[in-house]
RNA sequence: GCCGUCGUAGCUCAGCUGGAAGAGCACUGGACUUCUAAUCCAGUGGUCGCGGGUUCGAGUCCCGUCGUCGGUAC
Numbered sequence: 001g002c003c004g005u006c007g008u009a010g011c012u013c014a015g016c017u018g019g020a021a022g023a024g025c026a027c028u029g030g031a032c033u034u035c036u037a038a039u040c041c042a043g044u045g046g047u048c049g050c051g052g053g054u055u056c057g058a059g060u061c062c063c064g065u066c067g068u069c070g071g072u073a074c
Stems, first nucleotide, its partner, number of pairs: 001072004006067002010025004019056001027043005049065005
């Protein structure tokens, strides 16, 4: 250089055929407990890497670009 994979919450990851974003952990508050931990309940948190396009509608499709990992080049 070329080919491919991946990029979504603080972390690990879901998200079907395009109909508008979720889980676990973590965090915050409460219950329980003499206190802590554990357990239970509730809650906060998202420019979906970035830019553009298609569409009534994009995390999803198309183009470009950045990064990650892998493959390939006597």
Transfer RNA from a compost metagenome, 74 nucleotides, folded computationally. Model confidence (mean pLDDT): 81 of 100. Rfam family: tRNA. Rfam classes the family as a transfer RNA.